[in-house]
Record summary: The part of an RNA shown here (large-subunit ribosomal RNA, domain VI) has 269 nucleotides and comes from a soil metagenome. The coordinates come from a structure-prediction model, not an experiment, and the mean pLDDT is 92.
Context: one part of a larger RNA
RNA sequence: CGCAGGUUGCUUGAGGGGAGCUGUCCUUAGUACGAGAGGACCGGGAUGGACGCACCGCUAGUGAUCCGGUUGUGGCGCCAGCCGCACCGCCGGGUAGCUAUGUGCGGACGGGAUAACCGCUGAAAGCAUAUAAGCGGGAAGCCCACCCCGAGAUGAGGCAACCCCGGGCCGCGAGGCCCCUGAAGGCCCCUCGAAGACGACGAGGUUGAUAGGCCGGGUGUGGAAGCGCCGCGAGGCGUGAAGCUAACCGGUACUAAACGGCCGUGCGG
Numbered sequence: 001c002g003c004a005g006g007u008u009g010c011u012u013g014a015g016g017g018g019a020g021c022u023g024u025c026c027u028u029a030g031u032a033c034g035a036g037a038g039g040a041c042c043g044g045g046a047u048g049g050a051c052g053c054a055c056c057g058c059u060a061g062u063g064a065u066c067c068g069g070u071u072g073u074g075g076c077g078c079c080a081g082c083c084g085c086a087c088c089g090c091c092g093g094g095u096a097g098c099u100a101u102g103u104g105c106g107g108a109c110g111g112g113a114u115a116a117c118c119g120c121u122g123a124a125a126g127c128a129u130a131u132a133a134g135c136g137g138g139a140a141g142c143c144c145a146c147c148c149c150g151a152g153a154u155g156a157g158g159c160a161a162c163c164c165c166g167g168g169c170c171g172c173g174a175g176g177c178c179c180c181u182g183a184a185g186g187c188c189c190c191u192c193g194a195a196g197a198c199g200a201c202g203a204g205g206u207u208g209a210u211a212g213g214c215c216g217g218g219u220g221u222g223g224a225a226g227c228g229c230c231g232c233g234a235g236g237c238g239u240g241a242a243g244c245u246a247a248c249c250g251g252u253a254c255u256a257a258a259c260g261g262c263c264g265u266g267c268g269g
Base pairs, nucleotide, nucleotide: 001152005163006162007161008160009159010158011157015149016148017147018146021049022048023047024046025045026044027043033038051106052105053104054103055102059100060099061098062097066093067092068091069090070089071086072085073084074083075082076081110144111143112142117137118136119135120134164268166179167178168177169176170175180266185263186262187261188260189205190204191203192202193201210256211255212254213252214251215250216249217248220244221243226239227238228237229236230235
């Protein structure tokens, strides 16, 4: 820009893409078959590999915004307690998120038309013949079925709901100009997001829990500081499941989403 008014939501599915793999074991059955050795079709069940998609409850990583330990050195006057630097100084753990080594699920089932191939009926050609008329069976393959995209499918689809019911002048006309009006809805801007390169997408903007803060919880560290007691001391014990705690879960208007502005029209070739 188009889809002959505008708008919001939900859809149909033309078409396109993805997927499509396979082992072993048990059973049927030591049956059919075979002198024996050996050893099935068909059917039923179980469990794997590789591959793919999703997810983070478990296991395991990361986790320079969390907690702790500790070395050297410098500083806060000293002690104590802290802080800086040393690869995050080094080391032990670890929330969220992101992950695989972890977990769940998938290939299927089924239908249709067929290939090679196997048939029924059957003439030409009194026979024969699966073929000439006609009718069946038959693949991991084809079409559908499964998952995803999808009406620019210009053949521009469908459904529901919402919105707009002014006036004047000029021109032969297509149309032009002025005044009034400015809907539904959308955007700008702002607070943000398991959304994201930017756009976009999604949640919110006081009739508000969108982010921060605060409060509560959870999680993680692993027993704070201070004080008391014990010990000559290094240190230990008690107060005390202590103190601290990021991204997690909830609550709460304390802070910030102020006030606003713009687009979009007037019933539709």